[in-house]
RNA sequence: UCCGGUGUAGCUCAGAGGUAGAGCAGUCGCCUGUUAAGCGAUUGGUCGCAGGUUCGAUCCCUGCCGCCGGAG
Numbered sequence: 001u002c003c004g005g006u007g008u009a010g011c012u013c014a015g016a017g018g019u020a021g022a023g024c025a026g027u028c029g030c031c032u033g034u035u036a037a038g039c040g041a042u043u044g045g046u047c048g049c050a051g052g053u054u055c056g057a058u059c060c061c062u063g064c065c066g067c068c069g070g071a072g
Base pairs, nucleotide, nucleotide: 001071002070003069004068005067006066007065010024011023012022013021018055026042027041028040029039030038048064049063050062051061052060
């Protein structure tokens, strides 16, 4: 330098055009002599950045940035 993949909650990941979700973690409560476990509720997001297409973009297109892999 070129090619491919990936970037979404604190962490691991869903979401393939129409109000952003799950599990774990956090907080509060129930249970228990206490803790853990279990149960219930609840908080948390500039969807990497900037443009474009569209009535509407996490999703499609372009450029850039970070990370991973490959080629030279």
Molecule: transfer RNA
Organism: Minisyncoccota bacterium